[in-house]
RNA sequence: GUCCCCAUCGUCUAGUCUGGCCUAGGACACAAGCUUUUCAAGCUUGCGACUGGGGUUCAAAUCCCCAUGGGGACG
Numbered sequence: 001g002u003c004c005c006c007a008u009c010g011u012c013u014a015g016u017c018u019g020g021c022c023u024a025g026g027a028c029a030c031a032a033g034c035u036u037u038u039c040a041a042g043c044u045u046g047c048g049a050c051u052g053g054g055g056u057u058c059a060a061a062u063c064c065c066c067a068u069g070g071g072g073a074c075g
Stems, first nucleotide, its partner, number of pairs: 001074007010028004020058001030046005051067005
């Protein structure tokens, strides 16, 4: 330099292919409550995310473009 892949709660991840059942679901963590002599476990509730910008569309995490960051192949 050319090409390919990836980016979602604090962490891991589902959803992207096929746009709408999604006020983005789950697990762990964290916080509060219940339970317990206490802790742990269990139950309930809360908390919290689509890398940035633009476009298409009635509607975008999802499609298109650019950028940023990470990974890989070739030279």
This is a predicted structure of a 75-nucleotide RNA (transfer RNA) from a Candidatus Omnitrophota bacterium. It matches the Rfam family "tRNA". Its family is annotated with triplet codon-amino acid adaptor activity in the Gene Ontology. It is annotated as a transfer RNA. Its mean pLDDT, the model's own confidence on a scale to 100, is 81.